Molecule: Bacterial small signal recognition particle RNA
Organism: Acidobacteriota bacterium
Order: sequence, then structure tokens, then C1' cells
RNA sequence: GGUCUGGUCCUGUGCAACGGCGGUAUCCGAACCGUGUCAGGCCCUGACGGGAGCAGCACUAAGGAUAUUUGCCGUGUGCCGCAGGUAACCAGAUUCCC
Repeated sequence: GGUCUGGUCCUGUGCAACGGCGGUAUCCGAACCGUGUCAGGCCCUGACGGGAGCAGCACUAAGGAUAUUUGCCGUGUGCCGCAGGUAACCAGAUUCCC
């Protein structure tokens, strides 16, 4: 000096982590402009009854919170796995020349 192998390095890919969006479950959640039931009161009726309907209660919408999971997207967060790459560096082996 050459060759081979491995590592650093680069690329691709997979996985994990993190973030965002979505789904699922539970809970909260509407003075009126949601639904149902509508005490009281009001109206109609000779009466029987009927009507609208506030509060309250229940169920929820928009939305919010918690948990969870799978789906999607993103990021050098990891230097984790696999494969490839050749320029440089490091290590080992082998060989050639002086």
C1' cells in the first nucleotide's frame, strides 16, 4: 500500500416514545330561543273535563372533562432492529513491496 471483516457515518425501512386529529366508554352539560313529564298559578266550561304552559325533574344537543383503545398524520425523540451504500476515520485479520 492492497484485500476482507466490524464499528463510526449516510440512506431506506420497521418498531417504540412524543405531539395532533378521529373513534369508544363514563360523567358534566340548555333561565328562553331542545324533547318528554308538567306541581303551583292562568285560560275555557253550567258541570264533567279540556287547553296552553313557568318552575322542578328526566333525557339529551352543541360543547367540556376523565379514561381507553384501535385508525390516520407528523417529528434526528431513540442511536433500538433489518437491509443497502461508498468517501473519510478507527479496530482486527491476511497478503504484497521497501